Predicted 3D model of a 140-nucleotide RNA (FMN riboswitch aptamer (RFN element)) from Desmospora activa DSM 45169. The coordinates come from a structure-prediction model, not an experiment, and the mean pLDDT is 80. It matches the Rfam family "FMN riboswitch aptamer (RFN element)". About the family: The RFN element is a highly conserved domain that is found frequently in the 5'-untranslated regions of prokaryotic mRNAs that encode for flavin mononucleotide (FMN) biosynthesis and transport proteins. Its family is annotated with FMN binding in the Gene Ontology. The organism belongs to Desmospora activa, within Bacteria. The sequence is in RNAcentral, with records from Rfam.

[in-house]
């Protein structure tokens, strides 16, 4: 350093201001937010320097998680483990060898249940979770 098993901790943000109305953070004007891994031409630091090293860099690219549906196995019938399915959204211009990632501009998207129609309120959820960090043990 790699791998297997196990343990611990961590692991999601957001309607200001206004309009209508009996009632809306749900409609309308407007405001605000962007999980996790990968890719990566951003930015920073180190080095004498490099096609070097480290940190950082996408809501709309490639995957993935929560929700929902189906199914298999285990079960002390509380539940647990796995597999499959469903599941949203980007263009134009610039630079350049190269950009749906940079710069500029204009767009667009966001589970289920409740309620005046909800990405932002309340709830399932003091849950689950992609994963991140650290540690233990064994073998090489």
């Nucleotide at each position: 350093a790699g791998u297997a098993u196990c343990c611990u901790u961590c692991g999601g943000g957001g309607c200001a201001g206004g309009g209508u109305g009996a009632a809306a953070u749900u409609c309308c004007c407007g405001a605000c937010c962007g999980g996790c891994g990968g890719u990566g031409a951003u930015g920073g630091c180190a080095c004498a320097a490099a096609u070097u090293g480290c940190c950082u860099c996408a809501g709309u690219c490639c995957g993935u998680g929560a929700c929902c549906c189906g199914u298999u196995c285990c079960g002390u019938c509380a539940g647990g483990a796995g597999c499959g399915g469903u599941g949203g959204a980007c263009c134009c211009g610039g630079u350049g060898c190269a950009a749906u990632u940079c710069c500029g501009g204009g767009a667009c998207c966001g589970a289920c249940a409740g309620u005046a129609u909800a990405g932002u309120c309340u709830g399932g959820a003091u849950g689950g979770g992609a994963g991140a960090a650290g540690g233990a043990u064994g073998a090489c």